Context: one part of a larger RNA
Order: sequence, then C1' cells, then structure tokens
RNA sequence: UUGGGCGUAAAGAGCUCGUAGGCGGUUCAGUCAGUCGGGUGUGAAAACUUGAGGCUCAACCUCAAGAGGCCACUCGAUACUGCUGUGACUAGAGUCCGGUAGAGGAGUGUGGAAUUCCUGGUGUAGCGGUGAAAUGCCCAGAUAUCAGGAGGAACACCAACAGCGAAGGCAGCAUACUGGGCAGUGCCUGACGCUGAGGGGCGAGAGCGGGGGGAGCACACAGGAUUAGAUACCCUGGGAGUCCACGCCCUAAACGAUGAAUACUAGAUAUAGGGGGUAUCGUCCCCCCCUGUGUCGCAGCUAACGCGAUAAGUAUUCCGCCUGGGGAGUACGGCCGCAAGGCUAAAACUC
Repeated sequence: UUGGGCGUAAAGAGCUCGUAGGCGGUUCAGUCAGUCGGGUGUGAAAACUUGAGGCUCAACCUCAAGAGGCCACUCGAUACUGCUGUGACUAGAGUCCGGUAGAGGAGUGUGGAAUUCCUGGUGUAGCGGUGAAAUGCCCAGAUAUCAGGAGGAACACCAACAGCGAAGGCAGCAUACUGGGCAGUGCCUGACGCUGAGGGGCGAGAGCGGGGGGAGCACACAGGAUUAGAUACCCUGGGAGUCCACGCCCUAAACGAUGAAUACUAGAUAUAGGGGGUAUCGUCCCCCCCUGUGUCGCAGCUAACGCGAUAAGUAUUCCGCCUGGGGAGUACGGCCGCAAGGCUAAAACUC
C1' cells in the first nucleotide's frame, strides 16, 4: 500500500464557528470534459499464449501467428457525474407572523436561615473532641441561653428518573440587557446545504500576576493521638487558596470512555414543552402529531457485556484517530507561556 478498525481490547480531537478542500435535492435545455463503444497509430527485442520445428526426450533453443495496459489522433453514444443557462421547482436550508417553556449568558439591586467574631444581660464549672483519649478553650467567667451589632460566603424546603446550554457548565428573589430552542401558520427566498485540514473563539478545578476581600472550609505547616515506626488515616489549630474585578494558564475519568450530518428500520411505558381532536362546569380524562429526556424490548448487530428510532442496526458524505508491551506522552528541536508547564513528538535499548 491493499485491507481492518476506534462504548469496555490500541484508537472520537474537551466543545464550537468557519477558510481551503471533499461531498451534495427535483427538473429542462445545451455541451461532451469525466465515462462507454468503434477505427487508426503506437505498444523494440527477449518474456507470455498457440502452432510447427531442432538438440535421442525434457529443460533449453529456433520459426510463425496471437494477445497485451498506458498513450495519441479520429468517429460515435449521452444513462450517470461535471460544466453552461438573468432556465424552472420546493420536499433540504433560511426567513416572516403571532405564541411558548427554561438554574442559557452577563450586569445591578435585594432577602432569610446558618457559621464565626464583637458588645451587653442571665448563669456556673466545665466545654470540646474520640474507638478511647490527649493537644485545645475556660473562674481575667467559657460551653449553654437571650438581645443588639459586624462581616464574608453559600442559597435548605421547592427538587425531579425534571429543565436549559455546543461543551465546560448553570439554582434564593427582583429587575432592565441579551443568545439559542420548540410547536403552529405555510407567507417569502429558491439548494443559499453537509462536513471541515490549517485558523479563530469558548473551555471545570488547580495554578500564576498585580489589586481588593477574607466568615466558614482548608493543600502546606504545627501540635495531640494511633503505631514496631506513622513524614498517613482520627483529633485540635492553621498561612496560601477558596470570593470579587482585570489579565494569563488551556489541562481533566473535559465520559455517553460512543465525532458531525442525513435517510430508513416492530412495539410498550414514564416524563418535559407545544399543537390538534374528542369531551366537559372545567385548563381534568382519553386519542393523535412534532420536539426533548429516561426505562424495557423485536429484528439486526456484538468476542461477550450489552446496544436497540437518543443504535453500538441498515446505508451515504466529510473530518479526527489506531497499528504489540515497556522506554514515553519522555528526549531533542520548534511554537506558546511570567512561571508552573502545554502542544507537536521520536530513537537506542529491552520483553
């Protein structure tokens, strides 16, 4: 390379937008580039196939004929693909209109519970903590309890097998700003689409920079225990950090360990949003359609587990990735970063 794969064996990029490229709906006309057919030329010799002949046979050799891909020219075919058309269409895609659900985003304001601290009252000897203890706090009055105040962070119940978002993720309440979705109508545009190498953007937590903030929790650290030891698990403390604004970092079991898009292929059941029908006192019940989220399950698939209209089934398009274990996601080089480090990514050697 041919080929085979990527839920769990190696393998789907964390996600998205989008450039080049690849691929692309129905129909008409033209063209005939791809495609298909005929002819001519070319296709050296040897080799190959067939026939004949020569070495006693064979291998081998000689002669003749044939076959032969690419290519060039030429004549045709026009189904498919391409190209051309100020040709046409509406089932893809987008738009209009009036609706609708939502922790979608970012800003501002605000609320109650709880922890801690401060002040004052009541009150007295313990509190706290554990398997048991001790360190720790407390007669300078703790713990408990009542009242008042300060400050920071997080939002119990509702709460869900629920919802929203591309992913990361998003939750007290109110407000003005803003993105996307869904169903209905079928108005308008008329293939405007899908994917997407490079590239741009977003990207939990931890970490970094200078500034603010700091209640609780708490890597580090200290002490008390445990233990043979205990640089741990348990306990008492506790500085970073956790929080805010700004700027970086760019990684995760970033997981559905399952790339995106489209079409098709039994059902059952639950639930969220919208619509229609039926029916009614009713917005309930019941039936149907679309969109989402779950569970079970036929066919089929799978090594099995399992998946099963939210496919891991049946197919198509495009991208990414894999090729024995270790060495190693390392070295070197390059790019990025303040750094930590990230991205790209080997080999020797060894089993």